Background
Predicted 3D model of a 114-nucleotide RNA (SAM riboswitch aptamer (S box leader)) from a Terriglobales bacterium.
RNA sequence: UACUCAUGCAGAGUGGCUGAGGGUUACGGGCCCGAGGAAGCCACGGCAACCGGAUCAGGAACCAGCCUGAUCGCCUGGUGCCAAGUCCCGCCCGAAUAGCGGGGGACAUGAGAA
Numbered sequence: 001u002a003c004u005c006a007u008g009c010a011g012a013g014u015g016g017c018u019g020a021g022g023g024u025u026a027c028g029g030g031c032c033c034g035a036g037g038a039a040g041c042c043a044c045g046g047c048a049a050c051c052g053g054a055u056c057a058g059g060a061a062c063c064a065g066c067c068u069g070a071u072c073g074c075c076u077g078g079u080g081c082c083a084a085g086u087c088c089c090g091c092c093c094g095a096a097u098a099g100c101g102g103g104g105g106a107c108a109u110g111a112g113a114a
Stems, first nucleotide, its partner, number of pairs: 001114001003112006013044005021033003027090004045082003050078002052075001053072007086106001091103004
């Protein structure tokens, strides 16, 4: 870097350094956050439960190994995350404006595989 699968209406911030941007990248349109301090870095804290781990139940004739499900974060692990639904919209469908709902696309994260 492209690919496959799953998830994305929940949740969780303080301090220090620094100093003007930020809300995914790029495009367009909105709407927000920001000198009462953005982004970034550091420290500590927290959320969540994808992977790993533990426990329990079920299944494969048996089985501490395998598969499936449930539960546990007081579970010293690997990631991720801690404004707003992934901030909202862009394409398609629901006859139709606004609105609403569903899907798609894109993106993010994890796991896998090349």
Record summary:
Of the family's consensus pairs, 94% are formed in the model. The source organism's lineage runs through Bacteria, Pseudomonadati, Acidobacteriota, Terriglobia and Terriglobales. Model confidence (mean pLDDT): 81 of 100. It matches the Rfam family "SAM riboswitch aptamer (S box leader)". Rfam links the family to the GO term regulation of gene expression.